RNA sequence: UAUCCAUCCAGAGCGACCGAGAGACUUGGCUCGUUGACGUCGCAGCAACCACCCCACCGUGGGCCGGUGCUAAUGCCAAGACCGAUGAGGA
Numbered sequence: 001u002a003u004c005c006a007u008c009c010a011g012a013g014c015g016a017c018c019g020a021g022a023g024a025c026u027u028g029g030c031u032c033g034u035u036g037a038c039g040u041c042g043c044a045g046c047a048a049c050c051a052c053c054c055c056a057c058c059g060u061g062g063g064c065c066g067g068u069g070c071u072a073a074u075g076c077c078a079a080g081a082c083c084g085a086u087g088a089g090g091a
Base pairs, nucleotide, nucleotide: 001091003089005087006086007085008084013043014042015041016040017039021032022031023030025080026079027078028077029076044071045070046069049067050066052063075083
C1' cells in the first nucleotide's frame, strides 16, 4: 500500500504547553472554540479486538498486569464518494 473479516446509537477527563480554528473529504445544517477549542505531552479512566489468566467449566460468562484503540454530540446529522476509522489475519 491494496486486500479479507469484525466493529462503529453503550462506556470513559483532569493538568501542563500551544494559540485559532475544530468536528476526515464535498454540499447543506448543527455544534465546539480566546471562560483557550483542535493538537501535543503527562497522569487517570473506559472498553475488551489480539494476547494472557481464572472457573459456578465452555457461555451473548467473569477478570485483566501485556499489544492496540478510545475518553463532546450515533462515524455530530442528511446526501454523496473506488468514503473513513479501529482491531485482527494473510499478501
A computed fold for a 91-nucleotide RNA from a Micrococcales bacterium, annotated as SAM riboswitch aptamer (S box leader).
The sequence was found by an Rfam model in a public genome assembly.
The coordinates come from a structure-prediction model, not an experiment, and the mean pLDDT is 82.